About this RNA: A computed fold for a 585-nucleotide part of an RNA from Orbinia swani, annotated as small-subunit ribosomal RNA, 5' domain. Rfam family: Eukaryotic small subunit ribosomal RNA. The literature on the family includes a 2001 paper in Science by Yusupov et al., "Crystal structure of the ribosome at 5.5 A resolution". Clan: SSU clan. Model confidence (mean pLDDT): 81 of 100. The RNAcentral record of the full RNA draws on ENA and SILVA.

Context: one part of a larger RNA
RNA sequence: UAUGCUUGACUCAAAGAUUAAGCCAUGCAUGUGCAAGUGCAAACUUUUACACGGUGAGACCGCGAAUGGCUCAUUAGAUCAGUCUUUGUUCCUUAGACGGAAUGUGCUACUCGGAUAACUGUGGCAAUUCUAGAGCUAAUACGUGCGAGAAAGCUCCGACCUUCGUGGGAAGAGCGCAAUUAUUAGAUCAAGACCAACCGAGUCGAAAGGCUCGAACGGCUGGUGACUCUGGAUAACCUCGGGCUGACCGCACGGCCUCGAGCCGGCGGCGCAUCUUUCAAGUGUCUGCCCUAUCAACUUUCGAUGGUAUGCGACCUGCUUACCAUGGUGGUUACGGGUAACGGGGAAUCAGGGUUCGAUUCCGGAGAGGGAGCAUGAGAAACGGCUACCACCUCCAAGGAAGGCAGCAGGCGCGCAAAUUACCCACUCCUGGCACAGGGAGGUAGUGACGAGCAAUAACGACCCGGGACUCUUUCGAGGCCUCGGGAUUGGAAUGAGUACAAUCUAAACACUUUCGCGAGGAACAAUUGGAGGGCAAGUCUGGUGCCAGCAGCCGCGGUAAUUCCAGCUCCAAUAGCGUAUAUU
Numbered sequence: 001u002a003u004g005c006u007u008g009a010c011u012c013a014a015a016g017a018u019u020a021a022g023c024c025a026u027g028c029a030u031g032u033g034c035a036a037g038u039g040c041a042a043a044c045u046u047u048u049a050c051a052c053g054g055u056g057a058g059a060c061c062g063c064g065a066a067u068g069g070c071u072c073a074u075u076a077g078a079u080c081a082g083u084c085u086u087u088g089u090u091c092c093u094u095a096g097a098c099g100g101a102a103u104g105u106g107c108u109a110c111u112c113g114g115a116u117a118a119c120u121g122u123g124g125c126a127a128u129u130c131u132a133g134a135g136c137u138a139a140u141a142c143g144u145g146c147g148a149g150a151a152a153g154c155u156c157c158g159a160c161c162u163u164c165g166u167g168g169g170a171a172g173a174g175c176g177c178a179a180u181u182a183u184u185a186g187a188u189c190a191a192g193a194c195c196a197a198c199c200g201a202g203u204c205g206a207a208a209g210g211c212u213c214g215a216a217c218g219g220c221u222g223g224u225g226a227c228u229c230u231g232g233a234u235a236a237c238c239u240c241g242g243g244c245u246g247a248c249c250g251c252a253c254g255g256c257c258u259c260g261a262g263c264c265g266g267c268g269g270c271g272c273a274u275c276u277u278u279c280a281a282g283u284g285u286c287u288g289c290c291c292u293a294u295c296a297a298c299u300u301u302c303g304a305u306g307g308u309a310u311g312c313g314a315c316c317u318g319c320u321u322a323c324c325a326u327g328g329u330g331g332u333u334a335c336g337g338g339u340a341a342c343g344g345g346g347a348a349u350c351a352g353g354g355u356u357c358g359a360u361u362c363c364g365g366a367g368a369g370g371g372a373g374c375a376u377g378a379g380a381a382a383c384g385g386c387u388a389c390c391a392c393c394u395c396c397a398a399g400g401a402a403g404g405c406a407g408c409a410g411g412c413g414c415g416c417a418a419a420u421u422a423c424c425c426a427c428u429c430c431u432g433g434c435a436c437a438g439g440g441a442g443g444u445a446g447u448g449a450c451g452a453g454c455a456a457u458a459a460c461g462a463c464c465c466g467g468g469a470c471u472c473u474u475u476c477g478a479g480g481c482c483u484c485g486g487g488a489u490u491g492g493a494a495u496g497a498g499u500a501c502a503a504u505c506u507a508a509a510c511a512c513u514u515u516c517g518c519g520a521g522g523a524a525c526a527a528u529u530g531g532a533g534g535g536c537a538a539g540u541c542u543g544g545u546g547c548c549a550g551c552a553g554c555c556g557c558g559g560u561a562a563u564u565c566c567a568g569c570u571c572c573a574a575u576a577g578c579g580u581a582u583a584u585u
Base pairs, nucleotide, nucleotide: 001581002580003579004578005577010453011452012451015447016414022412023411024410026409027408028407031063032062037060038059043055044054045053061433070367071366072365080288081287082286084284086282089281090280095276096275097274099272108247112143113142119135120134122132123131124130153175154174155173156172160168161167176244177243180236181235182234183233184232199214200213201212202211203210204209222229246270248269249268250267251266253265254264255263256262257260290338291337292336297329298328299327304326305325306324307323308322309321311319342364343363344362346357347356348355349354369390370389372387373386374385392403394401395400420445422444423443424442428441429439430438431437460491461490462489463487464486465485466484467483468482470479471478472477498518499517500515502514503513528574529573530572531571532570533555534554539569541568542567543566544565550557551556
C1' cells in the first nucleotide's frame, strides 16, 4: 500500500502517484473602473428647461493573463544542493533622483490632423467567440508639432591690424542628454637648493646695461585588489521601420492690476528619456549522484579541443561562420547501456557505523497528446495564444468548421489500488484603471477504519458464599475498625451514545462547545478479531471425522480414545480494532 471481518463518541487528517504523460461529454477555473484616459446609449435619473449634470450597459484605450494550480514523461555532472561570481548581462513594476536645449523660410500655440469601435441600418453562410457593405462620433488610441525665452562661456575658422611677440582680432560655423565611431588628459614621497626669463626694491651708470636682495610660482573628478569603470574634453555622425525634451485628466479656488471671458498660481493623477534602487531573471566557479566491463577506448566529415577575426545574442562563450593549429576525455572507469531515476529539504529503521524510501503540500527543474516554429510583450519558444505536420477526435445541408482536463468537479479505460458534476470569496493572499470587481488560488461542508491523538461499553454498596494474612484456640472452629474474589440475589446514585426547544459557531449552514426536555437493568444502548502441541500466552474437556475432509509461516497433526481438523464449552492475547498478502528496516 491493498484486502477480510468488525466499528459507539470526540479532535486532527492523506486521498487516480504506482497501471495508461491513456482518452474525454458537460459546467466552471482570468479578468479588471478610480475624483482623476474616451460618454451624444434614442438605458435610468435630476431639472421650469429644448443647455448641462449624476448613475452608467456596450465599446475604444491601459494593465493583467509569463503568477497561480496540476503532473513527474523526459533527464545520471544533466537537474539539484551548498559555495563563490557577474570588472560578462537584461529588468514591467516599487522607491529616490534628473529634465533653462529649440532654424524654419514659413505662421494654430488657449490646443493641430485624419480615422475607427460601440451605435444605427442593409446583409451572407447548415454551422463558429465567422463577418461584409453603408451611415455617424471620441482619446493618455494613431499621428503632427510650436511658442515664451536669459546670460555668458568653450572649440574651430581666421578677413584684417601689427610695435613681428607665446600680439590683437571683425564676420562666420558648431556646442542639451541619449545612440554610434575615432581620438585624448587623467601626473604624484616631502622640503629645500640651482639655471634662464619676467615682476618689485636697492645700488652703480649719461644711456645701454651690470650687480645684490625679495615676493609670487596656481590648477589637474570619484571609486576598485584590479578597468578599455564612472565622470571630463575633441572631431564627426545621429538611421524616415525616426529617442527624449507633456497639444493629457481631476479637486479646490486664491492673488494681481493696465478690469480683459486678462495675467499669475496650489494639491494630486497619468505619461516620457536617463541614472541608481527594488522585485526578479539569465549565464557561469568549486565540491558532491544509483546499477553495469556479457560496454575499453571515446570525440573530430556535419565543432570534437584551442587560437585570430566576423556575425548573432541582453551579455561571457565554437553559440555561428571563415582561416589556422591538432587537440580534448579515459583503469581515480571515460564512452556506452540500464533505472519499476525529476533533484533537494526530508521519511522509516537504528547502540556506534549503516540500510531502505522520498510521485506527494516547501525550494529548484521540466511538460501541457507528440515533435517543430512563431507573433505579442518588460518577461513566453506560452499551449484555458497562434501556425504547420503526425496521432486521435467532434459537428455538418458533404461545400466546410471546431478541438487539447498532467486546473476543479465529473465520465470511460486501466487496474490490487484512490472522494462531490456541492457552497463561498467571510479568512489567507493574488490580479486589475481597483477601499467596491474577479479568483475550482484558497476556504467550507460531503465521501474517507490512509494514518495519528484522546477515550465509553460501567461504578459503588447491602446480603449470601469462598480464600488469604492477623488475633484467640490442643483440635473442631470463632472474630472484625484488615483484605481479595464469586453470585440467573438485591438497592438506589451517576452518566453519555442517541434525540432535541434554544444559544453559540458560520458568508450561510453542519459538526464541536454550552443547554430546557426525553434518554439503562441483562432479553440491553449486548466488542471484536485471531488463537489454545512447540516456537508462543491459553484445554490431554465433550461430540463429529477416520492419512478422508482439512489444519499447519516452520517443526508437524489427521490411518477409530485427534492437546493441532469440523463444532460446543472453557480459556489466552491485543482491543474500537484485529487478521491476511506484499515491499522494506